RNA sequence: GGCGAUAACGGCAAACUUGGCGCAAGCCAGGGGCGCAAAGCCAUGACCCCCGGAGGGCCGGGGGCGUCAGGCUACCGAAC
Numbered sequence: 001g002g003c004g005a006u007a008a009c010g011g012c013a014a015a016c017u018u019g020g021c022g023c024a025a026g027c028c029a030g031g032g033g034c035g036c037a038a039a040g041c042c043a044u045g046a047c048c049c050c051c052g053g054a055g056g057g058c059c060g061g062g063g064g065c066g067u068c069a070g071g072c073u074a075c076c077g078a079a080c
Stems, first nucleotide, its partner, number of pairs: 002080001003077002011036002016031006034066001040072003044069003047064007
């Protein structure tokens, strides 16, 4: 450095739900805990979703990094 355990110290938080925001996708905060070794950060490529326009596969705007990939950073240390 790779790698990743029925390890340790800790962390995050799906569905659902309460309040708020948004036309919507969805977001924020509380409860909750399915899961996660980058489920930390970045919409960069792909993909998906929403709104508006077009109606030749397109254009504009928004959302999802807990869809995959990429970039940056990081705790611990059994086995290999």